This is a predicted structure of a 1485-nucleotide RNA (small-subunit ribosomal RNA) from an uncultured bacterium. It matches the Rfam family "Bacterial small subunit ribosomal RNA". The sequence is in RNAcentral, with records from ENA.
RNA sequence: AACGAACGCUGGCGGCGUGGAUUAGGCAUGCAAGUCGAACGAGAAAACUCCCUUCGGGGAGUUAGUACAGUGGCGAACGGGUGAGUAACGCGUGGGAAACCUGCCCUCGAGUGGGGGAUAACAGUUCUAACGGACUGCUAAUACCGCAUGACGCUAACAAUCGCAUGGUUGUUAGUUAAAGAUGGCCUCUACAUGUAAGCUGUCGCAUGAGGAUGGUCCCGCGUCCUAUUAGCUUGUUGGUGAGGUAACGGCUCACCAAGGCUCCGAUGGGUAGCCGGCCUGAGAGGGUGGUCGGCCACACUGGGACUGAGAUACGGCCCAGACUCCUACGGGAGGCAGCAGUCGAGAGGCUUCGGCAAUGGGGGAAACCCUGACCGAGCGACGUCGCGUGGGUGAUGAAGGUUCUUGGACCGUAAAACCCUGUCAGGAGGGAUGAAAUGCCAUCCGGUUAAUACCCGUGUGGUUUGACAGUACCUCCAGAGGAAGCUCCGGCCAACUCCGUGCCAGCAGCCGCGGUAACACGGGGGGAGCAAGCGUUGUUCGGAAUCAUUGGGCGUAAAGAGCUCGUAGGCGGCUCCGUAAGUCAGAGGUGAAAUACAACGGCUCAACCGUUGGCACGCCUUUGAAACUACGGAACUUGAGAUCAGGAGAGGAAAGCGGAAUUCCAGGUGUAGCGGUGAAAUGCGUAGAUAUCGGGAGGAACACCAGUGGCGAAGGCGGCCCUCUGGAAUGGUACUGACGCUGAGGCGCGAAAGCUGGGGGGAGCGAACGGGAUUAGAUACCCCGGUAGUCCCAGCCGUAAACGAUGGGCACUAGGUGUGGGAGGUAUUGACCCCUUCCGUGCCGCAGUUAACGCAUUAAGUGCCCCGCCUGGGGAGUACGGCCGCAAGGUUGAAACUCAAAGGAAUUGACGGGGGCCCGCACAAGCGGUGGAGCAUGUGGUUUAAUUCGACGCAACGCGAAGAACCUUACCAGGGCUUGACAUGCCGGUAGUACCAACCUGAAAGGGAAGGGAUCCCGCAAGGGAAGCCGGCACAGGUGGUGCAUGGCUGUCGUCAGCUCGUGUCGUGAGAUGUUGGGUUAAGUCCCGCAACGAGCGCAACCCUCACCCUCUGUUACCAGCGGGUUAUGCCGGGCACUCUGAGGGAACUGCCCCGGUCAACGGGGAGGAAGGCGGGGACGACGUCAAGUCAUCAUGCCCCUUACGUCCUGGGCUACACACGUGCUACAAUGGCCGGUACAGAGGGCUGCAAACCCGCGAGGGGGAGCUAAUCCCACAAAGCCAGCCUAAGUUCAGAUUGCAGGCUGCAAUUCGCCUGCAUGAAGGAGGAAUCGCUAGUAAUCGCGCAUCAGCACGGCGCGGUGAAUACGUUCCCGGGCCUUGUACACACCGCCCGUCACACCACGAAAGUCGGCUGUACUCGAAGUCACUGAGCUAACCCGCAAGGGAGGCAGGUGCCGAAGGUAUGGUCGGUGAUUGGGGUG
Repeated sequence: AACGAACGCUGGCGGCGUGGAUUAGGCAUGCAAGUCGAACGAGAAAACUCCCUUCGGGGAGUUAGUACAGUGGCGAACGGGUGAGUAACGCGUGGGAAACCUGCCCUCGAGUGGGGGAUAACAGUUCUAACGGACUGCUAAUACCGCAUGACGCUAACAAUCGCAUGGUUGUUAGUUAAAGAUGGCCUCUACAUGUAAGCUGUCGCAUGAGGAUGGUCCCGCGUCCUAUUAGCUUGUUGGUGAGGUAACGGCUCACCAAGGCUCCGAUGGGUAGCCGGCCUGAGAGGGUGGUCGGCCACACUGGGACUGAGAUACGGCCCAGACUCCUACGGGAGGCAGCAGUCGAGAGGCUUCGGCAAUGGGGGAAACCCUGACCGAGCGACGUCGCGUGGGUGAUGAAGGUUCUUGGACCGUAAAACCCUGUCAGGAGGGAUGAAAUGCCAUCCGGUUAAUACCCGUGUGGUUUGACAGUACCUCCAGAGGAAGCUCCGGCCAACUCCGUGCCAGCAGCCGCGGUAACACGGGGGGAGCAAGCGUUGUUCGGAAUCAUUGGGCGUAAAGAGCUCGUAGGCGGCUCCGUAAGUCAGAGGUGAAAUACAACGGCUCAACCGUUGGCACGCCUUUGAAACUACGGAACUUGAGAUCAGGAGAGGAAAGCGGAAUUCCAGGUGUAGCGGUGAAAUGCGUAGAUAUCGGGAGGAACACCAGUGGCGAAGGCGGCCCUCUGGAAUGGUACUGACGCUGAGGCGCGAAAGCUGGGGGGAGCGAACGGGAUUAGAUACCCCGGUAGUCCCAGCCGUAAACGAUGGGCACUAGGUGUGGGAGGUAUUGACCCCUUCCGUGCCGCAGUUAACGCAUUAAGUGCCCCGCCUGGGGAGUACGGCCGCAAGGUUGAAACUCAAAGGAAUUGACGGGGGCCCGCACAAGCGGUGGAGCAUGUGGUUUAAUUCGACGCAACGCGAAGAACCUUACCAGGGCUUGACAUGCCGGUAGUACCAACCUGAAAGGGAAGGGAUCCCGCAAGGGAAGCCGGCACAGGUGGUGCAUGGCUGUCGUCAGCUCGUGUCGUGAGAUGUUGGGUUAAGUCCCGCAACGAGCGCAACCCUCACCCUCUGUUACCAGCGGGUUAUGCCGGGCACUCUGAGGGAACUGCCCCGGUCAACGGGGAGGAAGGCGGGGACGACGUCAAGUCAUCAUGCCCCUUACGUCCUGGGCUACACACGUGCUACAAUGGCCGGUACAGAGGGCUGCAAACCCGCGAGGGGGAGCUAAUCCCACAAAGCCAGCCUAAGUUCAGAUUGCAGGCUGCAAUUCGCCUGCAUGAAGGAGGAAUCGCUAGUAAUCGCGCAUCAGCACGGCGCGGUGAAUACGUUCCCGGGCCUUGUACACACCGCCCGUCACACCACGAAAGUCGGCUGUACUCGAAGUCACUGAGCUAACCCGCAAGGGAGGCAGGUGCCGAAGGUAUGGUCGGUGAUUGGGGUG
C1' cells in the first nucleotide's frame, strides 16, 4: 500500500460497486424451459341464455375449437451455477486439418411426383396401496414406409492440371441415393361455370447440391508449481502390415510381425492446484493472486453406461450399481438447489422465500403473443470507494466550571454565553422526468412480385399502443441552528505532557522494553496529536529485504572451496580468408478478443461511476533484406597445446640387495652391593651376583651428523647406501603436427593416522587397555615401575582429518627490493670465483589497488574472462527417518517439530591472569616490642528486659558518633499531666484590679486552684486611642517519625599513590589512537634526550606553619658576664642587655664548588666547606574518580507520615542488665625487679562562679586558712624513670593486685540502682601465653612521667609535652597493596567474572517400538449390473417382394450366448498417516 474480510467501540445522508472464501455438507416450499391449432386427431366444464320436463332432470347455444392431455416439429447441448477433479494439448500463444462436422441463418442451382400401412389420444375391460401398467377396438398428420425422378452429390476407372509427402482440383464414363406439406390471395389460361376446383400466385416449410457465415472437433511448436529422502518407466507398450471403428487422422480397437519407445534438458512416482485476460504490490525486474466482469475447461449426490439428436455421453433426460432422505398396504416405489430466493449444519464470517418482463438478450411462433429467478430494478449489510453535512461571522469581566500551580499565574479558550446571519442534508408541502425505440394495428406514398391496380414483401411519413423502478431522480416553497461525532494514540521508532492512584502488585507491550513509593510506558483526570462516519485490532499478500542478488550478493578469519587427480556429458574457446544465414539486426504484413490500465474529449451539479476516440501491448507467426559478432561448412596459419633432440636437478614411485650406530636379549669374562627412578619417594631389579665394564652372538625397528621458510610429488606424503624398472617437471635447441585447448555434473582412481579380518607372518624399542608405586580431599589423570593389542611385513577392507595457505582450476594484465633451489646465456677470467641478463620454482619485505578490519599485495585476498563446487540467523543437528556403501566401527546424502533475539567476525578501551618485563611501600625479609592465654577497664555481637533509645559492620564498624549517661543530658520505658501548645510569625475578639509578684491548698513533681499585693511606654484637647503583656479563637507551631537508594553540605577509603585530562594538529570508516609510548633518570607524568605532534589544565614539587644555625631589633615578669649592695643561702636589690631566652624581621642550602660516571644531558657516586647536603626533620595541603561507602540523630532539605499526639512537661526507671563470643586497652606474671630512705634534671600547658602558696589539723583522701596571681611575675607543681645507699633471694613470694569487708574523704538538690578518692584488712587469676596476628627504620621503637580539653564530680580513653633511648634492613624469590609497558581473554554490575556436563523435579515437541487402526494405490484371481458391439434368434413380427389365398421371403424385435465391463469379494504387495506399554536423546524453567 492492498483486501470478497472478521472482531471491538461508534454511527447523519446519498451515488456507484460489492456480499457463502469453511462442508462439491444435507435440504422443506415456491419459481428457474417452453412454445407452435398457420403440422395433426380428439375435445370439455363451471357460468350465462334459450327450450323441454315426470320437477329428479334433459337438450341446444354461448363459453370454445378455449382449457387439460396426446401425436408431430423446434427448443430443451443456449442461458444460469460451482471449482470437486485435472500438472493435462487442460489452459495461454502461434500455426496446421490436402484428416473433419456444422441445426437454425445468408447466397446460388435444380426439385417437392405418386402411393401404402400403422399408432397415441379416445372408448371399453382389467391389475395395482402407490408409481404405473395389461388387453381389445377406432383414428390423423409436416409421424412412419416403399416406388418414381434425379445431379455439379457419393463410389470406381481414365485423362488433364496443380501442389507440400500422403495428395488436391477439373473433365469423361459406369453404378448409386431425396422430399411434406401448411396458409393467404386471384381467375390470365382449363373445367363446372354464382363462385369454386384444377390452375396461377404470394408467404412459410420440405428435400438435394455448391458456397458463405457461425459454432465445434482433431493435430503440432513454445510456455505453464513443489519434490531426486521418487532413478529408472513402459507390453497396446514403440513401429509396421491388414482389418474394424469414427464426422475425421490415429494402437482409437483387433490379428499378425518386429523390439522398440520415454528418461538427469528430470521420465516414472508423490504432493499441491481449474487455466487465462486481469487484480494487488514494486522505480523496475520481479513477487503474490485468479473473488466480482470477460474467454476457455471440468463437474452436476458418488461410480459406470449408452440412447435421442446438427450438437450431449445431457444440472432441472434415461438405464444400472452405491450411499443418503422420503412414501409404503412391506409386494414395491420416489428424489437429487454447485439455478433464484429460502432453511439447517459447521463456522470469525457473507443478504429478500421482493417487483417486473418496461428495457437488453434468449426459446417457440407467420404473427399477435407466450415463456424467461438470464436480465432490469428494488430490499438488507459503513463490506469497499466517492461526495456532502453536523453550521458561518462577531464576540474578553479571557465568565462559570474543570485541570494545574513556584499561589503570581497558566491552560481548556473565541471555545461557551450573547448578538448578527445562512439554509446543504434530514422533515413538511407542491410540481415532476430521461430511460420508449420498436413491434403490432390504422391510414398513406413509392418500389418489388404477379396475368393482377388482389394478396404479399420492402423503404418512408402520419396516428395509435407499451414504464417494474416510481410519484423515484430533479425543481420550487415552508420553518428553523434547530435532528446529525466518534475512534485511536501521546517513552523511542512516531506527531502529541502533566496531575493523581498503584508499588515487579494490578497491568502494558509491534521491536527495544516499562512497573520493586516521586511511572511523560500500568489505571483514571486534565491537556494534546492524528484520522474522521468512521477509528482501531487481528489475519493475509507485496514492499522496505541487494535477506536467493538476471537487473543486484557472497565463500582466508563472519555461513560458504569438494582431501586430491584423471576424465564423460555439458559449458567456454587462438589467428586469416570464403560461403551459409540458425542465433542477431532492420523493413513490411498477420495476430496479440472485449473489458481493465494510459491519454484526450464528453455525460451524470463535482467525484466515484459511465461513454467516445486514440495510443500502447516489450510476445508469437509469415515475409523481404543485412552479414560485423556467435554458430555451421570449407580452406589456410602458428603464437595456445602437443611432438622431437640435448645436457642437467631431485627424500617422486615400485622392487631387490647391502651397511653402520644405538636399544634390548642370550652365553661368557672382570667385579661387588647396590642399581634404577623422582620435586621428593616408592613400586621394580639385585648376593641365585644386578648396575658398571670387556669381547662374542641373536633379533627387530628406525636411519644421527649432512639438513637448509632446501628439493620432489596432484594431494596424502617422501630422508642410510647401491642396482634394476618407472612417472613427472624445469631449461636450452629443432626444418614436426596444426587449435588437437580450458574446466568438468555424474563416474573411475589415489588418499595420513587410528580401526577391521575367529587372515598369514614378525615383534627390538615404544606403548592405548590393564597391574603396581606415588601425588591428592579424591586422582579411574599429569610423575614413576611394568605391560597386552598396536606400531613392522604380506593380502584385503575402511575413506575419514585443523586432509589448512582454514585461500578450487585455467589464462592474461598490473611498481619494486632482497634471499634461496634448478637451467641457459653474457662479460671477465688460470678458473662458470664474483658480476650482469633471462626462464622456472620457493620465502621475506613493500607501492598502487583491495579489505568490515586483520591483512593480501606478479606464488593476490588487485584488475578481467571461462568452468566447477559451496553458503543464506543460532540451537535442535551433521542428529532422525529413508536410500547407497561397509565384515564391523562407521561413512555419505541429509530434514522437521520445537526453541532463542541472538549466534558470529575483526578491531577498541578497560578489568583480570596460579602471563611476561621494569619499579615502589615496615609489603616480605632482618630486628625490637606487643596482641591472641590471666584479672580488670572499655566498645560490639548475642541474650535478657517494660525499656536495655539510635546510628556505625572486611580493610575503611567495634576506648567509633560519646572532648566525659547519678537528675539533666535522653532521643528509650512506666506512670501522672497540657493541647495555639516548651518555641516563631501574623490576624480577629476580649482585657484595670490586666501583666507581673505571690502566701496558702492539693500533688511525687509537672500541673490544678488561689487570698493578697500590683504596674509600664507613646500620642493626647485627659475623653480616649495605640503598643507591649495576658485570655479566647483562627492560620499555624512542633516531630532525634520514614527515606543517606530523592538530596546539599561534611567525612572516610584507594592514596600523598603519580596519576587524570583538554585544545589544536595528525592517523583510523569507526570505537579510538597519538600526545601520556620509547632510551635514561627521579620520591614524583621529576627532569633530560628522542619522537606527528605542539601546547595547556588538575595533580607532584615549591610558595604556608614549625624544629635545627647565625644576624638585627626588643629587654620585663625572662637572663646575670662584668660593676656595686645585701643574705647562712637564693638575680634578693642597684644596674646591665653581653649571654640564655622571649618574639618580630632577615640570612643561610642552590648539586653553588671539586673529582668520577653518564649521550657533552638530566642525573648519580664521592669529597670539601657548613649548624644543616642533595626533597635537612615534622606538619598543613588529598587530582579525575571509585565504593548508590558513612551521616535525614550536628545542620540544611524534597517527598511521605503524626496533629488532645509520633508534639510537649514532670517523677521514677533504663542506656550501667549477663550462661556467652569478639575488638581495643590497662596492670601483671617479677631481680634490667619490688620495697624503704636520700638526691638530680624537663617541656608544654591551665588558672577569677578560677588556680591557690605559707602555716595549722588529719596516717591519708582531705579539712581549716587565705598571702599571691586576670599571670615569662603568683599558683597548679614534688616531674618520673635516673643516681646514691639499704632490704628482699626465686617463692604464687616483700611479685601481682582482682575481689570482698570495715572505716572515712570529696563533688553534688540527690552517689541505692550507678561516681571518684583515702586508710586498714582481704589477697583471686596470673610462672611469658595454641593456631594466628599487630606496630615500628632514629631522637624512631621501647620505656618514664607531666599537662590539657570535656567536666559540679568522674579518664586505664583522647589530644599534647618533654626525659632516658636502642636493634636491624643481605636482599626483592615469596605474601599483601600499588605504578608503567606488554600479552591472552568467550570477562564489561569487569575473576567475588564467565561458564561445562551428569543427577533431581516440572512442562513441551520429536525419534524408535511388540503391535494396532485407517487413507491412497499396484498385482493376481473371483463375481459380474446396466450397456455398446459381435454371434444367435426354433418365440414374436403392419408397410417391401412372391403369391388368388394360405403361406413364404427380406427386414425387424423379444430372448439367448460371448468379449469388454462399474461397484463388490478373496489373496498379496507398495506408500502415507493416526495411535502404542516402554524407550532414546533434545528444548525450556